[in-house]
The RNA shown here (c-di-GMP-I-GGC riboswitch aptamer) has 76 nucleotides and comes from a Methylococcaceae bacterium. Its mean pLDDT, the model's own confidence on a scale to 100, is 83. The organism belongs to Methylococcaceae, within Bacteria.
RNA sequence: AGUUGAAAAGCUAAACCCGUUGCGAAGCGGGGACAGAAAAUUGCGGGUCUCAAAGUAGAUAGCCGGAUUGCCAAUG
Numbered sequence: 001a002g003u004u005g006a007a008a009a010g011c012u013a014a015a016c017c018c019g020u021u022g023c024g025a026a027g028c029g030g031g032g033a034c035a036g037a038a039a040a041u042u043g044c045g046g047g048u049c050u051c052a053a054a055g056u057a058g059a060u061a062g063c064c065g066g067a068u069u070g071c072c073a074a075u076g
Base pairs, nucleotide, nucleotide: 002075003074004073005072011036012035016031017030018029019028020027021026034062040068041067042066044065045064046063047060048059049058050057051055
């Protein structure tokens, strides 16, 4: 530097419950683990979803792809 993810360390935390914010999709905090080798960041492309009408509006990164960055280990 490239490739890979069997094991281990550490990390994240679905459903569900409680509190809280929001019209809502959902967010945040606590509990809890179904999972995850990018389940880290980014609404850039597509998808899905929401709305007081609805467009120069929002939600989703744990739906897929792209971009950026990164831990441990194995191999060379």